[in-house]
RNA sequence: UGGGGAGGCGAGUGAGGAUCGCGGCACACCUUGAGUGUGUCGAGGAAAGUCCGAGCUCCGUAGGGCAGGGUGCCGGCUAACGGCCGGGCGCCGCAAGGCGACGGAAAGUGCAACAGAAAGCAAACCGCCGAUGGCCGGGUAACCGGCACAGGCAAGGGUGAAAGGGUGCGGUAAAAGCGCACCGCGGGUCUGGUAACAGGCCUGGCAUGGUAAACCCCACCCGGAGCAAGGCCAAGCAGGGACGAGGGGCUGCCCGCCCCGUUAUCAGUCCCGGGUAGGCUGCAUGAGGCCAUCGGCAACGGUGGUCCCAGAGAAAUGAUCCCGCCGCUCUUCGGAGCGGAACAGAACUCGGCUUAUUCCGCCUCCCCAGCCA
Numbered sequence: 001u002g003g004g005g006a007g008g009c010g011a012g013u014g015a016g017g018a019u020c021g022c023g024g025c026a027c028a029c030c031u032u033g034a035g036u037g038u039g040u041c042g043a044g045g046a047a048a049g050u051c052c053g054a055g056c057u058c059c060g061u062a063g064g065g066c067a068g069g070g071u072g073c074c075g076g077c078u079a080a081c082g083g084c085c086g087g088g089c090g091c092c093g094c095a096a097g098g099c100g101a102c103g104g105a106a107a108g109u110g111c112a113a114c115a116g117a118a119a120g121c122a123a124a125c126c127g128c129c130g131a132u133g134g135c136c137g138g139g140u141a142a143c144c145g146g147c148a149c150a151g152g153c154a155a156g157g158g159u160g161a162a163a164g165g166g167u168g169c170g171g172u173a174a175a176a177g178c179g180c181a182c183c184g185c186g187g188g189u190c191u192g193g194u195a196a197c198a199g200g201c202c203u204g205g206c207a208u209g210g211u212a213a214a215c216c217c218c219a220c221c222c223g224g225a226g227c228a229a230g231g232c233c234a235a236g237c238a239g240g241g242a243c244g245a246g247g248g249g250c251u252g253c254c255c256g257c258c259c260c261g262u263u264a265u266c267a268g269u270c271c272c273g274g275g276u277a278g279g280c281u282g283c284a285u286g287a288g289g290c291c292a293u294c295g296g297c298a299a300c301g302g303u304g305g306u307c308c309c310a311g312a313g314a315a316a317u318g319a320u321c322c323c324g325c326c327g328c329u330c331u332u333c334g335g336a337g338c339g340g341a342a343c344a345g346a347a348c349u350c351g352g353c354u355u356a357u358u359c360c361g362c363c364u365c366c367c368c369a370g371c372c373a
Stems, first nucleotide, its partner, number of pairs: 001369009010359002014323001016322005022042008030033001044343001048354002051352005056226004068222005073087005088102001089100004103217002108215002110211002125157002127153003132150002134147005165183006184206001185204008230281004239272005244266001246260005288307008325340006
């Protein structure tokens, strides 16, 4: 210098400025009104999908089993997880690094289109051989030559995702773990490691093809519903009980007038329980954020300091201008004009995962190649 890999931070890019506006809270004022003013706070990295895991709440629940669902290499972290961290193994990459439902196929059942001769007690289309037997010819005979009929082979070709270990040497009529060496695989054992696993030695000629996001087996985990959960207060109407001869309106008082009632199947008043409308709560101090430090490779944990940071109810978080940023065009190089700024958006709250997406903006670390010193 070029190419590549991993992680992090910020977010209309700027704790920008000005004016106007909206929601919550606190305070003040008087005109007591859904009033005005001041102060303060006011979306996200995903607030989303609602896919996992929890807190919280109510219901259920002796214990165990069946059914059903989930998870699935090992160790750790965590409140918990299907998450995260570290490690192992396999595959990809020169590398940094990336990806992986990664327990069991010698318990059983099932499945495998098409092609192919044959696909699960394997098989013979082309091919190779034809030692042995057969046939033909030659030869006195041993035997030799031929045919490819019986038969042998699983090397080579072909089909297929897959053809019953691979490579090489020996061997043979041709072949074949038939024999041997190495590799792979199974069994045993030793060493290292907490373990997954790795390595060494001995041994078996290889028996046991694939498929479990097919049934299944093994191990572990799992009760249900959800803030419209739930708790508190409580008009009116209806119900129950007690008292009761008066009660109400015009009307502040007296008179008067009107209405309802006068022993109850009752005017009115009071009380009671459940509880509708409605109100309050749950509801934001939390497995909380930031900083420092200590332990740990890390996820994470301990200690100390510091901060309070939206709230809700069909629902506020916005608009304009200026400067700033990016792109394009023009330029007298001072600048001017036009365009752009994604995905999206709280609703009981957290921990994750997944999906969407711009500036492709900054920052850190690492790998490869080339050049210079």